[in-house]
Molecule: transfer RNA
Organism: Promethearchaeum sp.
RNA sequence: GCGUUCAUUGUGUAGAGGUUAGCAUCUCGGGUUUCCAACCCGGGGACCCGGGUUCAAUUCCCGGUGAACGCACCA
Numbered sequence: 001g002c003g004u005u006c007a008u009u010g011u012g013u014a015g016a017g018g019u020u021a022g023c024a025u026c027u028c029g030g031g032u033u034u035c036c037a038a039c040c041c042g043g044g045g046a047c048c049c050g051g052g053u054u055c056a057a058u059u060c061c062c063g064g065u066g067a068a069c070g071c072a073c074c075a
Base pairs, nucleotide, nucleotide: 001071002070003069004068005067006066007065010025011024012023013022018055026044027043028042029041030040031039048064049063050062051061052060
């Protein structure tokens, strides 16, 4: 340099063109317990950036940025 895949709460992940973006963990409050852990209930927190298509885009398309992998280059 080229190609492929990926980018979602702090972390790990799911998701569908259309109601309030789900789960686990985390965190806050409460319950249970002699206490801790575990468990139960409730609250909080996210769609990488720009553009396009569309009535409607986090989802589809293009570009950018970043990451992983493969290939090439390496006088």